Predicted 3D model of RNase P RNA and transfer RNA as a complex of 455 nucleotides.
Rfam match: Bacterial RNase P class A. By type it is a ribozyme.
RNA sequence: GGAGUGGGCGAGGCGGUCGCCGCUCCUUCCGAUAAGGGAGGAGGGGAGGAAAGUCCGAACUCCGAAGGGCAGGAUGGUCGCUAACAGCGACCCCGGGCGACCGGGGGAAAGUGCCACAGAAAACACACCGCCCUCCGGGCGAGGCGCAGCCUUCCCGGGGAGUAAGGGUGAAAUGGUGAGGUAAGAGCUCACCGCUCCGGCGGAGACGCCGGGGGCAGGGCAAACCCCAUCCGGAGCAAGGCCAAACGAGCCCCGUUUUGGGACGGCCCGUCCCAGGGGGCGGGUCGGCCGCUCGACCCCGGGAGCGAUCCUGGGGCUAGACAAAUGACCGUCGCCCGCUUUCGCGGGAACAGAAUUCGGCUUAUGACCCGCUCCGGCC
RNA sequence: GCCCAGUUAGCUCAGUGGUUAGAGUGCUUGCUUGACAUGCAAGAGGUCGCUGGUUCAAGUCCAGCACUGGGCACCA
Numbered sequence: 001g002g003a004g005u006g007g008g009c010g011a012g013g014c015g016g017u018c019g020c021c022g023c024u025c026c027u028u029c030c031g032a033u034a035a036g037g038g039a040g041g042a043g044g045g046g047a048g049g050a051a052a053g054u055c056c057g058a059a060c061u062c063c064g065a066a067g068g069g070c071a072g073g074a075u076g077g078u079c080g081c082u083a084a085c086a087g088c089g090a091c092c093c094c095g096g097g098c099g100a101c102c103g104g105g106g107g108a109a110a111g112u113g114c115c116a117c118a119g120a121a122a123a124c125a126c127a128c129c130g131c132c133c134u135c136c137g138g139g140c141g142a143g144g145c146g147c148a149g150c151c152u153u154c155c156c157g158g159g160g161a162g163u164a165a166g167g168g169u170g171a172a173a174u175g176g177u178g179a180g181g182u183a184a185g186a187g188c189u190c191a192c193c194g195c196u197c198c199g200g201c202g203g204a205g206a207c208g209c210c211g212g213g214g215g216c217a218g219g220g221c222a223a224a225c226c227c228c229a230u231c232c233g234g235a236g237c238a239a240g241g242c243c244a245a246a247c248g249a250g251c252c253c254c255g256u257u258u259u260g261g262g263a264c265g266g267c268c269c270g271u272c273c274c275a276g277g278g279g280g281c282g283g284g285u286c287g288g289c290c291g292c293u294c295g296a297c298c299c300c301g302g303g304a305g306c307g308a309u310c311c312u313g314g315g316g317c318u319a320g321a322c323a324a325a326u327g328a329c330c331g332u333c334g335c336c337c338g339c340u341u342u343c344g345c346g347g348g349a350a351c352a353g354a355a356u357u358c359g360g361c362u363u364a365u366g367a368c369c370c371g372c373u374c375c376g377g378c379c
Numbered sequence: 380g381c382c383c384a385g386u387u388a389g390c391u392c393a394g395u396g397g398u399u400a401g402a403g404u405g406c407u408u409g410c411u412u413g414a415c416a417u418g419c420a421a422g423a424g425g426u427c428g429c430u431g432g433u434u435c436a437a438g439u440c441c442a443g444c445a446c447u448g449g450g451c452a453c454c455a
Stems, first nucleotide, its partner, number of pairs: 001375008012333007020046002023043008048351001052362002055360005060236004067269004072232005077091005092105005106227002111225002113221003128167002130163002133160007141153005175193006194216001195214008240290004250281005260274005283454003297316008335348005380451007389404004397435001406422005428444005
């Protein structure tokens, strides 16, 4: 100098003035010396790292005792952490990078399906060009001989057999490189690499190392169906509970003999009901309280562990709304940018905003700060 | 707040992973007509919402993001 990777902070700090929303207390008024309410005052509290997307996992609540099966869905190297997870940690393998580091991860020798165009052939491989052997026909070709002919060689065309080295097509062509071998070739044979099977050793395991056997069978796609292993009942705080008010008329549909029908929020088993009901339209209300914020919570230490995390000691209480509050201004001290010799002047500071609550992931994000590591150059 | 669905030509919609994405309607031009409508013929018009990934190949499959639309209160 360049690069990789991890973390912190979060429209700044202090002071003042004026407001907004809850809570506690005090004074006073209404009320029945109640419940509750009005006015005034004091004290103390009042957005986030993502409060977001609603993508996962839970707590909690109801549905039907949530129990079994089917369907459906999710996850996918191994081991661990956790309440749980698609999260996190450590390790393993493959690929990329000089490297720090980054990306990926069950099964394609259970079955089915797909592989366009091009190409001979796309999955029981095949034979277009080419190579090689042989047969037939042709040649004003060349050479030889004992010259109406025959032989050798070359060229052209056709038939048959061999071949998978080479060319060509494609995203992909049935192990790769080299040598031997052959008419030409080919795991046909051999060496090394790859693959596969068996055994031994190491490891908790993924897996690694070593030795031996087998000429090699088995192309790709599972973010195609599927198979294997593990997990998942559904709905969601507008869940749900209590109180109060009002309407409470009418209409339609299902259902009345059971090997049937209906309800239970996918289906079946199951449970309940069958004159009792259930569903829809229509009708009424738009009030209050609970759920509601003390929780897998936060801060500071000690210990175990490589780590995620766990154990333990002390301290703290930190928004709970009407879907509505959490702000504005002034002074001063800071940060960044521009102008300026200085003094100073002007401008800027993101993404976004709680609504049942947690653990994650993902996405958005200005300025600043702190680590660790790699490569190159110089001293 | 919670739960769903969708996005393809100007508009309304089709579209088994496979050559250059189609249909209707609208638009342009020509023919037909005295002229218009109708009809006939030809043509133009596409970031398949965006960005990544899987695959030889993506409008289609899988993620993330953006936008649009819909539903959900209580009582009897």